[in-house]
């Protein structure tokens, strides 16, 4: 420089066009004497970013951008 892969919750990751999710962690509550494990709740999100495509777009398509590999 060229090619690949990927950027969603605080972390690990789902999510192939129609309400943005799951386990961990967190914070309340049940349960205990008391904790620990377990059980219910709930808060947390500019879905890298700018444009374009659709009635719609995390997701399609172009461009930047940073991350991880691979050739030179």
């Nucleotide at each position: 420089g060229c090619c690949c892969a990927g950027g969603u919750a605080g972390c690990u990751c789902a999510g192939u066009g129609g309400u943005a999710g799951a386990g961990c962690g967190c914070a309340g509550g049940a349960c205990u004497g008391a904790a620990a494990a377990u059980c219910c709740u709930g808060a947390g999100g500019u879905c890298a970013a700018u444009g374009g495509u659709u009635c719609a777009a995390c997701a399609c398509c172009a461009u930047u951008u940073c991350u991880g590999g691979g050739c030179a």
Transfer RNA from Amorphochlora amoebiformis, 72 nucleotides, folded computationally. The gene name in the source record is trnF-GAA. The RNAcentral record of the sequence draws on ENA. Its mean pLDDT, the model's own confidence on a scale to 100, is 86. The source organism's lineage runs through Eukaryota, Rhizaria, Cercozoa, Chlorarachniophyceae and Amorphochlora. It matches the Rfam family "tRNA". Rfam describes the family as follows. Transfer RNA (tRNA) molecules are approximately 80 nucleotides in length. Rfam links the family to the GO term triplet codon-amino acid adaptor activity.